[in-house]
Context: one part of a larger RNA
RNA sequence: GCCAACGAGUUACGUUAUGCAGCAAGGUUAAGUACUUAAGGUACGGAGCCGUAGCGAAAGCGAGUCUGAAUAGGGCGCAUUAGUUGUAUGGCGUAGACCCGAAACCGGGUGACCUAUCCAUGAGCAGGUUGAAGCUGAAGUAAAAUUCAGUGGAGGACCGAACCCAUAUCUGUUGAAAAAGGUUGGGAUGACUUGUGGAUAGCGGAGAAAUUCCAAUCGAACUCGGAGAUAGCUGGUUCUCCCCGAAAUAGCUUUAGGGCUAGCCUUGAGGUUUAGAGAUAUGGGGGUAGAGCACUGACUGGUCUAGGGGCUUUCACCGGCUACCGAAACCUAUCAAACUGCGAAUACCAUAAUCUUAUACUCAGGAGUCAGACUAUGUAUGAUAAGAUUCAUAGUCGAGAGGGAAACAGCCCAGACCAUCAGCUAAGGUCCCAAAAUAUAGAUUAAGUGGGAAAGGAUGUGGGAUUGCACAGACAACUAGGAUGUUGGCUUAGAAGCAGCCAUUCAUUCAAAGAGUGCGUAAUAGCUCACUAGUCGAGUGAUCCUGCGCCGAAAAUUACCGGGGCUAAAAUCUAUUACCGAAGCUAUGGCUUGAUAUUUAUAUCAGGGGUAGGGGAGCAUUCUAUAAGGACAGAAGCUAUACCGUAAGGAGUGGUGGACUUUAUAGAAGAGAGAAUGUUGGC
Numbered sequence: 001g002c003c004a005a006c007g008a009g010u011u012a013c014g015u016u017a018u019g020c021a022g023c024a025a026g027g028u029u030a031a032g033u034a035c036u037u038a039a040g041g042u043a044c045g046g047a048g049c050c051g052u053a054g055c056g057a058a059a060g061c062g063a064g065u066c067u068g069a070a071u072a073g074g075g076c077g078c079a080u081u082a083g084u085u086g087u088a089u090g091g092c093g094u095a096g097a098c099c100c101g102a103a104a105c106c107g108g109g110u111g112a113c114c115u116a117u118c119c120a121u122g123a124g125c126a127g128g129u130u131g132a133a134g135c136u137g138a139a140g141u142a143a144a145a146u147u148c149a150g151u152g153g154a155g156g157a158c159c160g161a162a163c164c165c166a167u168a169u170c171u172g173u174u175g176a177a178a179a180a181g182g183u184u185g186g187g188a189u190g191a192c193u194u195g196u197g198g199a200u201a202g203c204g205g206a207g208a209a210a211u212u213c214c215a216a217u218c219g220a221a222c223u224c225g226g227a228g229a230u231a232g233c234u235g236g237u238u239c240u241c242c243c244c245g246a247a248a249u250a251g252c253u254u255u256a257g258g259g260c261u262a263g264c265c266u267u268g269a270g271g272u273u274u275a276g277a278g279a280u281a282u283g284g285g286g287g288u289a290g291a292g293c294a295c296u297g298a299c300u301g302g303u304c305u306a307g308g309g310g311c312u313u314u315c316a317c318c319g320g321c322u323a324c325c326g327a328a329a330c331c332u333a334u335c336a337a338a339c340u341g342c343g344a345a346u347a348c349c350a351u352a353a354u355c356u357u358a359u360a361c362u363c364a365g366g367a368g369u370c371a372g373a374c375u376a377u378g379u380a381u382g383a384u385a386a387g388a389u390u391c392a393u394a395g396u397c398g399a400g401a402g403g404g405a406a407a408c409a410g411c412c413c414a415g416a417c418c419a420u421c422a423g424c425u426a427a428g429g430u431c432c433c434a435a436a437a438u439a440u441a442g443a444u445u446a447a448g449u450g451g452g453a454a455a456g457g458a459u460g461u462g463g464g465a466u467u468g469c470a471c472a473g474a475c476a477a478c479u480a481g482g483a484u485g486u487u488g489g490c491u492u493a494g495a496a497g498c499a500g501c502c503a504u505u506c507a508u509u510c511a512a513a514g515a516g517u518g519c520g521u522a523a524u525a526g527c528u529c530a531c532u533a534g535u536c537g538a539g540u541g542a543u544c545c546u547g548c549g550c551c552g553a554a555a556a557u558u559a560c561c562g563g564g565g566c567u568a569a570a571a572u573c574u575a576u577u578a579c580c581g582a583a584g585c586u587a588u589g590g591c592u593u594g595a596u597a598u599u600u601a602u603a604u605c606a607g608g609g610g611u612a613g614g615g616g617a618g619c620a621u622u623c624u625a626u627a628a629g630g631a632c633a634g635a636a637g638c639u640a641u642a643c644c645g646u647a648a649g650g651a652g653u654g655g656u657g658g659a660c661u662u663u664a665u666a667g668a669a670g671a672g673a674g675a676a677u678g679u680u681g682g683c
Stems, first nucleotide, its partner, number of pairs: 001683006011095013026050003032044004036039001054061002064076004098236002101233001105226006116200009125190001127159003130155001134151006163187003168183004202218001204214003211220001239618006249262005263369002265366006272360001275359001276357005281351004290342001291340002296336003301331003307325002309322004372397007380389002402413003417590004422586003428580003431564003437577001439576004444570001450566001456551002460548010477535005483508003488502003514529001518527002591608008619672001621669010637656005643650002
């Protein structure tokens, strides 16, 4: 891992609702006793319980009663009567209460053969080195001290085996080993090592102290018991079909992943001037969007002035001048969720209205839900960030399959009862992959734009508008001129059109020519432009709006069309006609639910996506009762099979097997497995 078997809402008592049955103003027995056909048995048993009357704390009274001084008022009752017993099912309560699962807590015991410390009694330590005290002798001294030589054999002394330990590293890591092996290393006469026996026990012991050890277990051992501890937590919870079908919100919560009540779902009953939903119409209130600036605030520029500042006068006051700042006011421009002299669309409320539709409400039984997600729109928080967070409205997903978006819960289309080798469409598409137009008419794009992006940039190109010049000759090109007072004045070393400053920058000659557009010189010079004439001969400049393109544009696979490929097979261009395209709609047949009508099987109409969940109807398994059967001429079981039923499932026949078993109607349950890191067995 697979296969097989086992494996989870049970039972008792009580209570409540519903179905069925009995009796009914009543219903019913319990313990017990008797009996026999021995079982939800029959008879007796009326204790007790529920109901038939309530009110009051109670005495008590009673269709009333309590309160009260009350005959008042008020509260609870009556008037307006159905219960009770049994049984089945749903729920609830008390019990382990659907099953498995803690870490823990408490009690009684068992452990010091591991290990920690201690006690008693034994044992062990190759070899080598060093050479303390003391002693002897000699030297030395007044005597000592002292020195030298020898002797001696001390030490938590040295080197190093056994022995004990474990520093570093390698191997090992489903190991040879649940801690080892190799190499290396530390101690090795000592706080040494070790044998045997003994002591200390878990709310404890021991500890050269590490939360370390107390039998591979230690922040409190192990074992049995309390015990099925508790688990608002995780996992699992077994056959089928039919009808309906949610929620992820509010309030409260030591509450936030739990719960209660309400909301939303389901089932039953009920009565109600249809009271529900949608549309139209009519009538309402409002202060949002927008707008506006009288108000409350903010805010641009200006006018004007109080005041401040500066200068001046004066001992000071009073004054004078002022080019800086400048409240308020006024004019002007502009803002506001907490501004409003205005003000929608929607929404909301209402209606003896009209139309369409099918609920709405009350009571009772049963729930689930309280983590929501994205999209669109309107706000808020954030950074007008987030597949972010938080509200509101709507949709989809959740619980929704099908078609489209290459793939893609939440986007677009559309809501799947079943069948069909029939038809029409939606979104989206029609060159090939790949069903359907290489469709028609017109204009656009040249960038593979399409098929990723901004500010910004550009004689890309299409359309539109306004305007200047132009056959009295424009634009471009070429030829020629572009002068004089004058080197304008000032400044300056110089300043002559061209460093800089000033100037109504003037005037003259002209076809025209600036006191000069740029280059240039130290300054001149020189080149050029404006401007003019000629040659040429028809358009040429400027500005604005707009369509489609271009650049801006650097990342790790070709890789920013699904691909091929496309210049249309591009376009968020316009117009037109076809076709394809879904589980949509239609057609034909079938199943089923509800309502209605006839009438008991038909018709008509409306339905049949579905998680949590509610309701209904069935299948199968084992046993029991009753009845009827089957079977050695072959039961059950196993096995093969092309049969039947809407499903769970049910037959027939053959083989195997070798002794039990089926059907009908009831009843009772150890009553259905694929999941629980399920349990046991097998492979």

RNAcentral holds the full RNA, with entries from SILVA. This is a predicted structure of a 683-nucleotide part of an RNA (large-subunit ribosomal RNA, domain II) from a bioreactor metagenome.